[in-house]
Molecule: c-di-AMP riboswitch aptamer (ydaO/yuaA leader)
Organism: Clostridiaceae bacterium
RNA sequence: AGAUAAAAAAGGCAUAGUCGCUCAAAGAGUGAACGGAGGAACCAAUAAAUUGGGGUUAAUCCAUGCAAAUGGUAGGGUUACCUAUUGUCCGCACCCGUCAGCUAACUCCGGAAGCCUUAAAUAGGAGGAACA
Numbered sequence: 001a002g003a004u005a006a007a008a009a010a011g012g013c014a015u016a017g018u019c020g021c022u023c024a025a026a027g028a029g030u031g032a033a034c035g036g037a038g039g040a041a042c043c044a045a046u047a048a049a050u051u052g053g054g055g056u057u058a059a060u061c062c063a064u065g066c067a068a069a070u071g072g073u074a075g076g077g078u079u080a081c082c083u084a085u086u087g088u089c090c091g092c093a094c095c096c097g098u099c100a101g102c103u104a105a106c107u108c109c110g111g112a113a114g115c116c117u118u119a120a121a122u123a124g125g126a127g128g129a130a131c132a
Stems, first nucleotide, its partner, number of pairs: 010117004018032006034110005043101001052099001053096004061072004075090004081125006
């Protein structure tokens, strides 16, 4: 001098997943924002019954294949304000345990983990700043 790696801070991504208070703070507890499930009447359903059924999630479904997987697809993310088009990316996984339609009152649960740093293009809109 250069390269690589790590830590902290700041700013973000997607997501319900952020914040307060207490405990002397690793972590735990207790609340709130936010999110999910069960659960009447009415309505719906009423021939099914291991070919089980159901829930969270964008993450369903179709074809081929012994399988792995491949190609698509419902749907979803993406410019550091919003919307639209294009481009591009994702289209996982987990749970309940024979059981659940909707559902007021009511009851129960979650409130994590992970990742990025010259931030995709165009159009319209909103907002801000400067000058007069």